RNA sequence: ACUUCAUCAAGAGCGGCGGAGGGACCGGCCCUGUGAAGCCGCGGCAACCUGAGCAAUCAAGGUGCCAAAUCCGGCGAAGAAGUCGAAAGAUGAGGG
Numbered sequence: 001a002c003u004u005c006a007u008c009a010a011g012a013g014c015g016g017c018g019g020a021g022g023g024a025c026c027g028g029c030c031c032u033g034u035g036a037a038g039c040c041g042c043g044g045c046a047a048c049c050u051g052a053g054c055a056a057u058c059a060a061g062g063u064g065c066c067a068a069a070u071c072c073g074g075c076g077a078a079g080a081a082g083u084c085g086a087a088a089g090a091u092g093a094g095g096g
Base pairs, nucleotide, nucleotide: 002095003094004093005092006091007090008089013042014041015040016039017038021031022030023029025074026073027072028071043066044065045064048062049061050060051058052057070088075085076084077083
């Protein structure tokens, strides 16, 4: 690479460097020179794993995350609206 399980409508940003992209993909719709991506510093959220605790819970360590529901849709359910499910994707813990 691939694979199993769980979760995905909650929550949480400032500064420096940088200088045009970013929101996985496609369509849409957004964000962005009142400064995108990326890197660094500091801060925060959360509670998957470790840890503490009889438990409720805590938040020290390992990850993760900090516009918008995974931003919305994409495939299916008679399928337009609404809804549900799937796929895909993301994250964690296993397997390999």
This is a predicted structure of a 96-nucleotide RNA (SAM riboswitch aptamer (S box leader)). It was read from a public genome assembly, where an Rfam model found it.